[in-house]
Molecule: Bacterial RNase P class A
Organism: Arthrobacter zhaoxinii
RNA sequence: CGGGUUGGCCAGGCGAUCGCGUCGGCGCGGAUUCCUUUUUGGAGGAAGCCGCUGCCGCCGAGGAAAGUCCGGGCUCCGCAGGGCAGGGUGGUGGGUAACGCCCACUCGGGGAAACCCGCAGGCCAGUGCCACAGAAAAGAAACCGCCGGCGGGCCGCUUUUGCGGCUUCUGCAGGUAAGGGUGAAAAGGCGGUGUAAGAGACCACCAGCGUCCCGGGUGACCGGGACGGCUAGGUAAACCCCACCCGGAGCAAGGCCAUACAGGACGCGUUUGAGGGCUGCCCGCCCGAUGUGUCCGGGUAGGCCGCUUGAGGCCGCCGGCAACGGCGGCCCUAGAUGGAUGAUUGCCGCUCCCGGUCCGGUAACGGUCCGGGCGUACAAAACCCGGCUUAUCGGCCAGCCCGUCCA
Numbered sequence: 001c002g003g004g005u006u007g008g009c010c011a012g013g014c015g016a017u018c019g020c021g022u023c024g025g026c027g028c029g030g031a032u033u034c035c036u037u038u039u040u041g042g043a044g045g046a047a048g049c050c051g052c053u054g055c056c057g058c059c060g061a062g063g064a065a066a067g068u069c070c071g072g073g074c075u076c077c078g079c080a081g082g083g084c085a086g087g088g089u090g091g092u093g094g095g096u097a098a099c100g101c102c103c104a105c106u107c108g109g110g111g112a113a114a115c116c117c118g119c120a121g122g123c124c125a126g127u128g129c130c131a132c133a134g135a136a137a138a139g140a141a142a143c144c145g146c147c148g149g150c151g152g153g154c155c156g157c158u159u160u161u162g163c164g165g166c167u168u169c170u171g172c173a174g175g176u177a178a179g180g181g182u183g184a185a186a187a188g189g190c191g192g193u194g195u196a197a198g199a200g201a202c203c204a205c206c207a208g209c210g211u212c213c214c215g216g217g218u219g220a221c222c223g224g225g226a227c228g229g230c231u232a233g234g235u236a237a238a239c240c241c242c243a244c245c246c247g248g249a250g251c252a253a254g255g256c257c258a259u260a261c262a263g264g265a266c267g268c269g270u271u272u273g274a275g276g277g278c279u280g281c282c283c284g285c286c287c288g289a290u291g292u293g294u295c296c297g298g299g300u301a302g303g304c305c306g307c308u309u310g311a312g313g314c315c316g317c318c319g320g321c322a323a324c325g326g327c328g329g330c331c332c333u334a335g336a337u338g339g340a341u342g343a344u345u346g347c348c349g350c351u352c353c354c355g356g357u358c359c360g361g362u363a364a365c366g367g368u369c370c371g372g373g374c375g376u377a378c379a380a381a382a383c384c385c386g387g388c389u390u391a392u393c394g395g396c397c398a399g400c401c402c403g404u405c406c407a
Base pairs, nucleotide, nucleotide: 001403002402003401004400005399006398007397008396009395010394012348013347014346015345016344017343018342020060021059023057024056025055026054027052028051029050030049032047033046034045035044036043037042062378066389067388069387070386071385072384073383074250075249076248077247086246087245088244089243090242091105092104093103094102095101106120107118108117109116110115121241122240126239127238128235129234130233143180144179145176146175147174149172150171151170152169153166154165155164156163157162188206189205191203192202193201207231209228210227211226212225213224214223215222216221254305255304256303257302261298263296264295265294266293267292268291275287276286277285278284312331313330314329315328316327317326318325319324349376350375352373353372354371355370356369358367359366360365
């Protein structure tokens, strides 16, 4: 320098105009409570509350806010304990609030390597399934082939009976899993002995399985040895078996206030008028009887809380291979509820393309500067966290591996 691989980070910058939401301050308005007063149908002040086309200020989406797949916190309901059913997880050790997540290791697979991938318990507990093809798909099977036997046929010899032959004829019942063929898969591999031909039928070596022993490791497992019968197909993302885990519903959880409305209790009242309206008060007028007032416990509309400070973030030190943990310091960063975080625009940046210019080079090409054009993603909180998965224009940094060149 080029290629590869792994991990981390950013998610354009600075403005202008108009606009949106939370919060705070100011202003204005409203009712309530309290205080002062020798203007009393009045005036002034204070407090917290509520509201506003008002003014000012601060702050205002993400790495995935997404899918809602997994795990927790929180809330309500349920729950003595145990079991069944149902669901989930599945190498080992660790991390964690927990997990199906993460880290380290083991085993298997891929790669030259860095590194990557794995739903990675059990199929001699039982049951089931194995398409098409093929004879046969699991305690087998004879399609071709090979082998001998019996019969026929043909040929030769022979008077006949009979004898012999047939690699290239044929029928029947058998033997045979070495060879061919089918298939994803055909009942260990290879060599020999053996045989009519063959076969773990037998033997040597190898592979695999089981049992036992020795050594290492917390463990999965690894290394080595002895013996055995000779061999046992695949499939559990098929039922099933084994081990471990799991109560249900979810912020529309749940709680508080409470117009209307049905109910209950007590009181007042019906011409001797409760209560209401005009009206803040007095008078007056009007309405007025299954009426009306207060309270109670429910509770619709509506409002408030839950609501954002949390298993939180950053930095440093310590422990640990790591995930992560401990200690110390610093920081506070959206809370809407028809749901705000937007629209228009200027300059600059970045990637790519085109044209020109200059530099290096024999050249291909690489770079500087100028001009023009395209692009500048995926996507938007809704109780909150930890993960996983998926989407994403582009860019930056670091570790490791391989190749080439130079010193």